[in-house]
Molecule: Bacterial RNase P class A
Organism: soil metagenome
RNA sequence: UGAACCGGAGGAUCGCUGGCUCCGCGAGGAGCUGGAGGAAAGUCCGAACUCUCACGGGCAGCAGGCUGGCUAACGGCCAGGCGCGGCGACGCGACGGAAAGUGCAACAGAAAGCAAACCGCCGAUCGUCCGGAGGCGCAAGCCGACGGGAGGAGGCAAGGGUGAAACGGUGCGGUAAGAGCGCACCGCGUCCCGCGUGAGCGGCGACGGCACGGUAAACCCCCUGCGGAGCAAGACCAAAUAGGGACGUGAUGGGACCGCCCGUUCCCGUUAUCAGCGUCCGGGUAGGUUGCUUGAUCACCGCGGCAACGCGAGUGACAGAGGAAUGAUCCUCACCCCGCAAGGGGAACAGGAUUCGGCUUAUAGGUUCACUUC
Numbered sequence: 001u002g003a004a005c006c007g008g009a010g011g012a013u014c015g016c017u018g019g020c021u022c023c024g025c026g027a028g029g030a031g032c033u034g035g036a037g038g039a040a041a042g043u044c045c046g047a048a049c050u051c052u053c054a055c056g057g058g059c060a061g062c063a064g065g066c067u068g069g070c071u072a073a074c075g076g077c078c079a080g081g082c083g084c085g086g087c088g089a090c091g092c093g094a095c096g097g098a099a100a101g102u103g104c105a106a107c108a109g110a111a112a113g114c115a116a117a118c119c120g121c122c123g124a125u126c127g128u129c130c131g132g133a134g135g136c137g138c139a140a141g142c143c144g145a146c147g148g149g150a151g152g153a154g155g156c157a158a159g160g161g162u163g164a165a166a167c168g169g170u171g172c173g174g175u176a177a178g179a180g181c182g183c184a185c186c187g188c189g190u191c192c193c194g195c196g197u198g199a200g201c202g203g204c205g206a207c208g209g210c211a212c213g214g215u216a217a218a219c220c221c222c223c224u225g226c227g228g229a230g231c232a233a234g235a236c237c238a239a240a241u242a243g244g245g246a247c248g249u250g251a252u253g254g255g256a257c258c259g260c261c262c263g264u265u266c267c268c269g270u271u272a273u274c275a276g277c278g279u280c281c282g283g284g285u286a287g288g289u290u291g292c293u294u295g296a297u298c299a300c301c302g303c304g305g306c307a308a309c310g311c312g313a314g315u316g317a318c319a320g321a322g323g324a325a326u327g328a329u330c331c332u333c334a335c336c337c338c339g340c341a342a343g344g345g346g347a348a349c350a351g352g353a354u355u356c357g358g359c360u361u362a363u364a365g366g367u368u369c370a371c372u373u374c
Base pairs, nucleotide, nucleotide: 001370002369003368004367005366006365008333009332010331011330012329013328014327016035017034018033019032020031021030022029023028037349041360042359044358045357046356047355048354049230050229051228052227061226062225063224064223065222066080067079068078069077070076081095082093083092084091085090096221097220101219102218103215104214118160119159120156121155122154125153126152128150129149130148131146134143135142136141168186169185170184171183172182173181187210188208189207190206191205192203193202194201195200234290235289236288237287244281245280246279247278248277249276250274253267254266255265256264257263297317298316299315300314301312302311303310304309335346336345337344338343
C1' cells in the first nucleotide's frame, strides 16, 4: 500500500415471539425447537412481484457516455486502454464531440482570440538632429569621409513582466533586430504499414512548418435507455348498523286538517301504488385470511475462466412480527486499560418490516496474507 476476515465464547434464572406436538369445551397451559447485521442504515441505482395505462412513432424532460467481458438487470462488478498523482507497492478520473453554432473567462495584464505590444530589442530602409578628420570661401557660411551616435516613421516578439491559460520546445544557422524564416532532434496533425476483438499501441515510414488555445459537472450536438404507482401493491372471506335490488306477504292503503282517535277532504284504484314485515341477492366498512418468505439465495467441493462469473453433484444453512418479539440480571473464561497485589474499569457503529443484486455512509478493537519503501 492492497486484499480478505472477526467484531466476544459458554452457562444459569426470569421474560417476549414464530412453528410443531400434546392437554383443555374454552380462555389458556406444557414440552421441543427457530428468533437481526456487516452494514438490518441512507432509500441513491437496478430488478422480481402487483395494480394501472398501453397499436406504433415523435416532441419535451430525466439519466447514462473510453474498450472488451460478466449479469435477470444496473449508474454495479471484472479485465484492459488512456490521462493525472505517488520514489514505489498503488490510488484517482461524468474519460463522446470545441475544424456545427451561440456563449463565457473575475483579478492581474499591453493583449483572453479574425490576437496584441507595457518594459525591452532593432532602427537594415526612409527621414531628422548631434558630433565631425578634412575641403572650398576674403568673410558670413557651404560641402563633408566617418558603413560614428541618438531619436522618429517603422520593424520585432527573442528576453522581462501578468495570468489558471499568451498562438509548439531545445539547439544551430540566419538577421538591423527577430521570427518555423531555414535546418536537426523532440512534440503535433494526416496518410500508410505492423500488432491488438477493441479502446489503442509501435514505426530511424511518407507528407505537412505547425494550423485547430481553454471551457460541454455552459447552452448545445451525437449515441443509448426510461409510461405511472408501489406490499399502506394487490387478492380472498366477511359482520353489526344504514343505504340499494328482487320476490313474497298485507289492504287495517297513502297525504292533508289534528296533541291523539273518530270524522272530513284530496290522490291512487286491486296485474296498480305504497310503507311495514319476511326471505334472498349485491356493494362498501370494522374485522380476519393471504401476499410472507426456500430464493436470479448462501457456504463447502469439483471443473472452466487472468478475473467478475458460469456449470455440476452432494451435504448443510436460512427470523417472519403486525402499536410491531429478538430483552434483562448474574457467573466463568478470553481481550484491552489501571494496579506490586487483592481488585477495579472498559468493550464500536448500529436493529428486520414484500424480496433480491449493488452503491454509499457509520464502525472501538483485533486477525491473516501479499506487495512497496527506508